Predicted 3D model of a 540-nucleotide part of an RNA (small-subunit ribosomal RNA, 5' domain) from Paenibacillus aceti.
Rfam family: Bacterial small subunit ribosomal RNA.
It was read from a public genome assembly.
Context: one part of a larger RNA
């Protein structure tokens, strides 16, 4: 000179846009952060159109009973959905990351396309209802019931096994068509039509198979420090045969053989998430890995498998262990490295705020509902970038300061005074984009259906804003409300006076103060950068 997730001093008008626990992966109070669906399914309680029976009796009314069409709410059962979106860097030197590349050794819900299909029975439980037992958390017991929730059979294809054929390939090998043995479904919902059978719309479901997307495995090259780390190694290295796995494999277990790896750096010990990037340099190269994108890896510590298409699961289970908390002492309950906050550490880092109005996600035919993701507002010169603290004119060179050789000089057009502006801030007024949908109401077209309803497209109106009465725009007033903080011996732009007198101090190097110190300390006076200045700490 550049630069920061900065810190500390002194000072501080505004706005845009960004960035903010680098330390203790440290403990956490309190609130939100993952649900949705009633159009899968029985019941609960609310409300009730209407309809019965009684009473009163002003004979068309008011009360009491029962029974109920519909609406509306949900605890449970059933779905899908909690593997994603958000956090952090503990581990990890590793196929964990980059980057090329294989898998003829594999898996993929929901999407999308071809093709075919949904035939027939069955037997249970939860809620609920009774009853027990516990302080609570929660259990048990015996009774009912219902499905898109659980099981049978039948049909297909498909896989598996045996076999025949045909045909590719870089090796194990693959792929097509056949022929015998075991394996599927929601019979659903929700509308139209119909007198009914039934037809038909849309979801939703089963089966192959292609496709997209996600993912898994395997290998090649990269990319650290120490040799004052030289020998590692027994499932260890291969081979047969079992198991396992979505798949290849010492993955695993048996039984044989003695092999692997190493100065090309093994192995052992320290540091470390990795990259795209980011600072830096003319480049080579050196640092970095905040925030933003993409991968692993963790979710109080460690260790487990359940479900599931997917997990060894952050706001799921299980056990152990350590801490907190509740307890009728028998037992239970819990994990903020999610937003927010606390207390602690520490030089240092924020609101326990609005809102689903946008864009993304989960469920849902759809209104919708849930979203601490986002979108936003707020706190802080932390940073970057931009504005301002006025503009012109004004010599008697006013007072006044400092300074003098007493003659002056300089602070200086500075300021006062006239004359103007109105950025910005203040105050009034008006005041958006960012909203496109979705849906409702009308219409039109098209493919399908006997035909209607739906469906797709596409015109019209309606109606959706947290930020916010904010940007922004226009009046009003009125120089009025806004400058500070290093330095001034060389280096390195910038000087005199006084005060001290090797003291007190300064200091990045050289160094300066021992009576006229441009070097220290005030004061004029100048220099530099300005909402900043200056020091400190890390890099180049």
């Nucleotide at each position: 000179g550049g630069a920061c997730g900065a810190a500390c001093g002194c000072u501080g008008g505004c706005g845009g846009c960004g960035u903010g626990c680098c330390u203790a992966a440290u403990a956490c109070a309190u609130g939100c952060a993952a649900g949705u669906c009633g159009a899968g399914c029985g019941g609960a309680c609310u409300u009730g159109a209407u309809g019965g029976a009684g009473a009163g009796c002003u004979u068309g009314c008011u009360c009491u009973c029962c029974a109920g069409a519909g609406a509306g709410u949900u605890a449970g059962c059933g779905g899908c959905g909690g593997a994603c979106g958000g956090g952090u860097g503990a581990g990890u030197a590793a196929c964990a990351c980059g980057u090329a590349g294989g898998u003829a050794a594999c898996c993929u819900g929901c999407c999308u396309g071809u093709a075919a299909g949904a035939c027939u029975g069955g037997g249970a439980u939860a809620a609920c209802u009774a009853g027990c037992g516990g302080a609570a958390a929660c259990g048990u017991u015996a009774g009912c019931u219902a499905a898109u929730a659980c099981c049978g059979g039948a049909u297909a294809a498909u896989u598996u096994a045996u076999u025949u054929u045909c045909u590719c390939g870089c090796a194990u090998g693959g792929g097509a068509a056949g022929a015998u043995a075991a394996u599927g479904a929601a019979a659903g919902a929700c509308g139209g039509a119909g007198c009914a059978a039934u037809c038909u719309g849309u979801c939703a479901c089963u089966u192959a198979u292609a496709g997209a997307u996600g993912g898994a495995c395997c290998u090649g090259c990269g990319g650290c420090g120490c040799a004052u780390u030289a020998g590692c190694u027994a499932g260890u290295u291969g081979g047969u045969g079992g198991g396992g796995u979505a798949a290849c494999g010492g993955c695993u277990c048996a039984c044989c053989a003695a092999g692997g790896c190493g100065a090309c750096g093994a192995u052992g010990c320290g540091u470390a998430g990795c990259c795209g990037a980011c600072c830096u340099g003319a480049g080579a190269g050196g640092g970095u890995g905040a925030a933003c994108g993409g991968c692993c890896a963790c979710a109080c510590u460690g260790g487990g498998a359940c479900u599931g298409a997917g997990a060894c699961a952050c706001g799921g289970c299980c056990c152990a262990g350590a801490c907190u908390c509740c307890u009728a002492c028998g037992g239970g309950a819990g994990g903020c490295a999610g937003c927010a906050g606390u207390a602690g550490g520490g030089a240092a880092u924020c609101u326990u705020c609005c809102g689903c109005a946008a864009u993304g996600g989960a469920c849902g035919a759809a209104a919708g509902u849930c979203u601490g993701a986002c979108g936003g507002a707020g706190c802080a010169a932390c940073g970057c970038c931009g504005c301002g603290u006025g503009a012109g004119u004004g010599a008697u060179g006013a007072a006044g300061g400092u300074u003098u050789u007493c003659g002056g000089a300089u602070c200086g057009u500075a300021a006062a005074g006239c004359u103007c502006u109105g950025u910005u801030g203040c105050c009034a007024g008006g005041g958006a984009a960012g909203a496109a949908c979705g849906u409702c109401c009308g219409g039109u077209a098209g493919a399908g259906u006997a035909a209607c309803u739906g469906c797709u497209a596409u015109c019209g109106g309606a109606g959706u804003g947290a930020c916010g009465g904010u940007a922004c725009c226009u009046g009003a007033g009125a120089a009025g409300a806004a400058a500070g903080c290093c330095c001034c011996g060389g280096c390195u732009a910038a000087c005199u006076a006084c005060g001290u007198g090797c003291c007190a101090g300064c200091a990045g190097c050289c160094g300066c103060g021992g009576u006229a110190a441009u070097a220290c300390g005030u004061a004029g006076g100048g220099g530099g950068c300005a909402a900043g200045c200056g020091u400190u700490g890390u890099c180049c």